[in-house]
C1' cells in the first nucleotide's frame, strides 16, 4: 500500500426497505416458589461504530471515515 469479509443488548446471534416502539438464548436484576442454596415459574433492564447519501419510510441500500480479520507484495 492493493484488494477481500465483517461491525446489532454484558456474550452468542436474528434481520436481507414499511409487519421492527428490532426478536431470541445465555447471563444479569427483582418477585414467587423452597426452612435455605440449586432448579422451575413470572416480569424487567439493556443493543444497530461514526458522518453524509438515496427513498414517502433505512439496522437493512450506496459513499467515506474508525476498529476487526483475511489475503497479495
Nucleotide at each position: 500500500g492493493g484488494c477481500c469479509c465483517c461491525a446489532u443488548c454484558g456474550u452468542c446471534u436474528a434481520g436481507u426497505g414499511g409487519c421492527c416502539u428490532a426478536g431470541g438464548a445465555c447471563a444479569c436484576u427483582u418477585g414467587g416458589u423452597u426452612c435455605u442454596c440449586a432448579u422451575c415459574c413470572a416480569a424487567g433492564a439493556a443493543a444497530c461504530c461514526u458522518g453524509g447519501a438515496u427513498u414517502c419510510g433505512a439496522a437493512u441500500u450506496c459513499c467515506a471515515g474508525u476498529g476487526g480479520g483475511g489475503u497479495c507484495a